[in-house]
C1' cells in the first nucleotide's frame, strides 16, 4: 500500500415559530355543595439498537398441587458463570481456510426400520469380467451340399488338439457400478489370491502418565470384530403443573335470585281534594338494610436481577465493596410540522459551484436477561496474510 | 395481547424421503355449414423465499415474508 478476520461505539446536529402527550404550579367576575371540571399563563419531561418476531429463560400474579409414575416437550463434547436460559465465557476433538479465524458436537460393538436407480453383489456380504486349479469332450469360426416359411433358419459332411474349452471348485489383488463395495500403503507367500504372514499408518482394548473433565501423551495386546442414517423409531442423562397483564386486586351507580328488619296500605290519572283504575292485606303489597357486582372509577403500572466509574478476586464470562447518574407512561394510544444553517446522499459542473431528494431499518403499551431478523452511512480498537521501501 | 394452522400449475386440491400429479381452464388439432358437447395432442412449477440434516428434501429441522382462524 493492498487483501481480509475477529470486536465496539454512533446512527443527522444547532436555532426559530407552531402544536401534541404526562406533570408542576399559578390566575379566572366561570360551573358545581364538595371532589373536581372548563378556560387560560409559566416550568419541566418525552421512543430503539433492534422499541420487531414473540423464539428461548424469567420475575410478578391466579388456579391446582401429600409423594411418586406414565404420557408429551425440550435440552445435549467438558469446566465454569448466571436468578434462569436453548444464552454467554473458557478449553477438547473434527472440518474448512497459507493465516488471523468460522463452522460442527451424546450413544448406530440394546433393539427395530430404511439405503432409490445403476451394479455380480447393499449388510448373516457377494462370483459378472477377469485371474487360478481339475477337466467331460472337440466347441466356436471357416468352407462345401441339401431342403424351407429366404436380410436368414434348419439337417449333413470337411477343416478345426488349441493362446479351444461344457461342467465343478478357488479367489474380493485388478476391472466396472454406486453416494457408500467389508481397514489403507508396502513387501513376503500363493496354483491364483486372500491380515494368510511381516512393517508403518488407522482401530479396538490394557496399563503408566499428565489434566477438575472433554481429552492428551507414552508402552504392551488384539489381526481386525465395528459400512451411512438418530433434523427415522429408539436407548442413556437432565429438566418441565396449566394459564397468563384485558393476568389479578381494591371501590362501586342499576338490577335478578337470597337473607334480615318494620309493614296495612301503596301505586296511577290530577294543581289539590273527590273520584276512579291496578296491586295488595300475614304463603303479606310496599319501604329500608345486607347480599350480590353490570355501567363506572382506583390500581396492578414505570427504581430496575438497572446503568457509568473506581477498588479488589477472577484467563475470561462474571462476582464483590464504595461512589454517582438515570428514570416516557397512554388508556385506541402523545413523541409532529414548517422555516434556516451545517451534514451525508445522487445528478450537472467552465472544479468556483449550483439543482434536486428530505434522509437506512424501524416505532414503546407491565417488567427484565438473551437470540433472531431488518437496517443508508459514519468512525475506533486488536489482529492475520502479500508486496514494497527503510 | 395470548395460541395455533396452511402455503404445490392460471383456479380447486392430492402428493409426507427416490423420475412431482389429478379435475377444470387457456391453447392446437378432429368432428359441424358454423357453435357448444364428445374425441386426440402438447404445453404450463423458484413445491411462499433463505440456510442445514441426508447419497438424495415438496416432504425432516431452523430461521423469516404472506395469508387465515380460534381465546380473553
Nucleotide at each position: 500500500a493492498g487483501a481480509g478476520c475477529a470486536a465496539g461505539a454512533c446512527g443527522u446536529g444547532c436555532g426559530a415559530u407552531c402544536g401534541c402527550c404526562u406533570u408542576u404550579u399559578u390566575g379566572g367576575u366561570a360551573c358545581g355543595u364538595a371532589a373536581g371540571u372548563c378556560c387560560g399563563g409559566a416550568g419541566a419531561g418525552g421512543a430503539g439498537g433492534a422499541a420487531a418476531g414473540u423464539c428461548c429463560g424469567a420475575g410478578c400474579u391466579c388456579c391446582g398441587c401429600a409423594g411418586g409414575g406414565c404420557a408429551g416437550g425440550a435440552a445435549g463434547c467438558c469446566c465454569g458463570g448466571u436468578a434462569a436460559c436453548g444464552c454467554c465465557g473458557g478449553g477438547g476433538g473434527g472440518a474448512a481456510g497459507c493465516g488471523a479465524u468460522u463452522c460442527c458436537c451424546g450413544g448406530a460393538a440394546a433393539g427395530u426400520g430404511c439405503c432409490a436407480c445403476a451394479g455380480a453383489a447393499a449388510a448373516c456380504a457377494g462370483a459378472c469380467c477377469g485371474c487360478c486349479c481339475u477337466g467331460a469332450g472337440c466347441a466356436a469360426g471357416u468352407c462345401c451340399c441339401g431342403g424351407c416359411u429366404u436380410u436368414g433358419c434348419c439337417g449333413g459332411g470337411a477343416u478345426g488338439c488349441g493362446u479351444c474349452g461344457a461342467a465343478g471348485g478357488g479367489u474380493a489383488a485388478g476391472g466396472g457400478u454406486g453416494a457408500a463395495a467389508a481397514g489403507g500403503u508396502g513387501g513376503g507367500g500363493u496354483a491364483a489370491g486372500a491380515g494368510c504372514c511381516c512393517a508403518c499408518c488407522g482401530c479396538u482394548u490394557c496399563c503408566g502418565g499428565g489434566g477438575u473433565a472433554a481429552c492428551c501423551c507414552g508402552g504392551g495386546a488384539g489381526g481386525c470384530a465395528c459400512g451411512g442414517c438418530a433434523a427415522a423409531c429408539c436407548c442413556c442423562u437432565u429438566c418441565c403443573g396449566g394459564a397468563g397483564g384485558g393476568a389479578g386486586g381494591c371501590c362501586a351507580a342499576a338490577u335478578a335470585a337470597g337473607g334480615g328488619a318494620g309493614g296495612a296500605g301503596a301505586g296511577g290519572c290530577g294543581g289539590c281534594c273527590c273520584g276512579u283504575c291496578u296491586c295488595a292485606u300475614c304463603c303479606g303489597a310496599c319501604u329500608c338494610c345486607c347480599g350480590g357486582g353490570u355501567a363506572g372509577g382506583c390500581u396492578g403500572u414505570u427504581c430496575g436481577a438497572u446503568u457509568c466509574c473506581c477498588g479488589c478476586g477472577g484467563c475470561a464470562a462474571c462476582g464483590u465493596g464504595g461512589g454517582g447518574g438515570c428514570u416516557a407512561g397512554a388508556g385506541a394510544a402523545a413523541u409532529g410540522a414548517u422555516c434556516g444553517c451545517a451534514g451525508c446522499c445522487c445528478g450537472c459542473u467552465u472544479c468556483g459551484g449550483c439543482g434536486g431528494g428530505g434522509c437506512a431499518c424501524a416505532g414503546a403499551a407491565c417488567u427484565c436477561g438473551g437470540c433472531u431478523u431488518a437496517c443508508a452511512g459514519u468512525c475506533u480498537u486488536g489482529c492475520u496474510c502479500u508486496u514494497u521501501u527503510u | 395481547c395470548c395460541u395455533c394452522c396452511c402455503g404445490u400449475a392460471g383456479c380447486u386440491c392430492a402428493g409426507u424421503g427416490g423420475c412431482a400429479g389429478a379435475g377444470c381452464g387457456g391453447c392446437g388439432g378432429u368432428c359441424u355449414u358454423a357453435u357448444a358437447a364428445g374425441c386426440c395432442g402438447a404445453u404450463g412449477g423458484u413445491c411462499g423465499c433463505g440456510g442445514g440434516u441426508u447419497c438424495g428434501a415438496u416432504u425432516c429441522c431452523c430461521g423469516c415474508c404472506g395469508a387465515g382462524a380460534g381465546g380473553a
Annotation: Two RNAs folded together computationally: RNase P RNA and transfer RNA, 462 nucleotides in total. Its mean pLDDT, the model's own confidence on a scale to 100, is 76. It holds a member of the Rfam family "Bacterial RNase P class A". It is annotated as a ribozyme.